RNA sequence: GCGCCAGUAGCUCAGUAGGAUAGAGCAACUGCCUUCUAAGCAGUAGGUCAGGGGUUCGAAUCCCUUCUGGCGUG
Repeated sequence: GCGCCAGUAGCUCAGUAGGAUAGAGCAACUGCCUUCUAAGCAGUAGGUCAGGGGUUCGAAUCCCUUCUGGCGUG
């Protein structure tokens, strides 16, 4: 340089033949329980879906481009 894959919550990921209020587990915080802690139970908060542009009534999802990481290849 070329090809392929990945980028969604603090972490690990689901959701990709366009349409639900964008979700789960763990972590965090609050309450209950407990002598206290842990565990357990209930709840709360947390997101520019990597950035930009385009298509569309509508984009995490389709197209173009850039960036980052991984793998392969000369």
The RNA shown here (transfer RNA) has 74 nucleotides and comes from an Oscillospiraceae bacterium. The coordinates come from a structure-prediction model, not an experiment, and the mean pLDDT is 81. Its Rfam family is "tRNA". Rfam classes the family as a transfer RNA.